[in-house]
Molecule: transfer RNA
Organism: Patescibacteria group bacterium UBA1875
RNA sequence: GCGCCCGUAGCUCAGGGGAUAGAGCGUCUGGUUGCGGUCCAGAAGGUCGCAGGUUCGAUUCCUGCCGGGCGUA
Repeated sequence: GCGCCCGUAGCUCAGGGGAUAGAGCGUCUGGUUGCGGUCCAGAAGGUCGCAGGUUCGAUUCCUGCCGGGCGUA
RNA backbone atom coordinates (compact mmCIF):
# COMPACT_ATOMS: atom_id res chain seq x y z
C1' G A 1 0.00 0.00 0.00
C1' C A 2 -4.17 -3.52 -0.53
C1' G A 3 -8.15 -6.68 1.75
C1' C A 4 -11.34 -7.88 5.99
C1' C A 5 -13.37 -6.80 10.94
C1' C A 6 -14.37 -3.38 14.96
C1' G A 7 -15.56 1.85 17.26
C1' U A 8 -22.61 2.36 21.64
C1' A A 9 -22.29 4.26 29.75
C1' G A 10 -15.98 4.15 33.71
C1' C A 11 -15.09 -1.46 31.73
C1' U A 12 -17.03 -5.85 28.74
C1' C A 13 -20.76 -5.97 25.16
C1' A A 14 -26.26 -6.33 23.00
C1' G A 15 -29.26 -3.59 19.69
C1' G A 16 -28.53 -4.12 12.01
C1' G A 17 -34.42 1.57 9.75
C1' G A 18 -39.33 3.97 13.76
C1' A A 19 -40.87 3.77 21.29
C1' U A 20 -37.69 7.43 26.46
C1' A A 21 -30.85 3.41 23.21
C1' G A 22 -30.32 -1.37 26.95
C1' A A 23 -27.69 -5.60 29.99
C1' G A 24 -23.75 -7.39 33.23
C1' C A 25 -19.77 -5.51 36.18
C1' G A 26 -18.34 -0.94 38.50
C1' U A 27 -19.89 4.00 41.09
C1' C A 28 -23.40 6.61 44.44
C1' U A 29 -27.74 6.66 47.99
C1' G A 30 -30.93 3.95 51.24
C1' G A 31 -32.32 -0.82 53.80
C1' U A 32 -30.21 -5.16 56.29
C1' U A 33 -25.43 -5.82 59.81
C1' G A 34 -22.15 -4.18 66.10
C1' C A 35 -18.66 -2.62 61.38
C1' G A 36 -17.59 -4.48 56.57
C1' G A 37 -18.88 -8.13 52.85
C1' U A 38 -23.17 -10.79 50.83
C1' C A 39 -28.23 -9.76 49.79
C1' C A 40 -32.53 -6.22 48.72
C1' A A 41 -34.48 -1.36 46.73
C1' G A 42 -33.38 2.96 44.04
C1' A A 43 -30.28 6.63 41.37
C1' A A 44 -26.55 8.91 38.41
C1' G A 45 -23.81 8.13 34.06
C1' G A 46 -24.44 8.13 26.44
C1' U A 47 -23.28 14.66 21.09
C1' C A 48 -24.02 5.80 19.56
C1' G A 49 -15.65 8.02 16.77
C1' C A 50 -16.00 12.68 13.14
C1' A A 51 -18.16 14.81 8.57
C1' G A 52 -21.34 14.25 4.51
C1' G A 53 -25.24 11.37 1.74
C1' U A 54 -29.95 8.31 1.26
C1' U A 55 -34.76 8.39 3.81
C1' C A 56 -40.84 11.10 6.16
C1' G A 57 -37.40 9.03 9.84
C1' A A 58 -30.32 6.77 10.75
C1' U A 59 -27.01 3.99 16.58
C1' U A 60 -28.66 0.90 12.27
C1' C A 61 -27.85 1.66 5.11
C1' C A 62 -23.93 4.26 1.68
C1' U A 63 -19.23 7.40 1.08
C1' G A 64 -14.88 9.81 3.01
C1' C A 65 -11.77 10.63 7.18
C1' C A 66 -9.80 9.34 12.19
C1' G A 67 -8.55 5.42 15.70
C1' G A 68 -7.82 0.03 16.91
C1' G A 69 -7.17 -5.22 15.41
C1' C A 70 -6.12 -9.25 11.85
C1' G A 71 -4.27 -10.95 7.07
C1' U A 72 -1.03 -10.15 2.78
C1' A A 73 3.61 -8.38 -0.25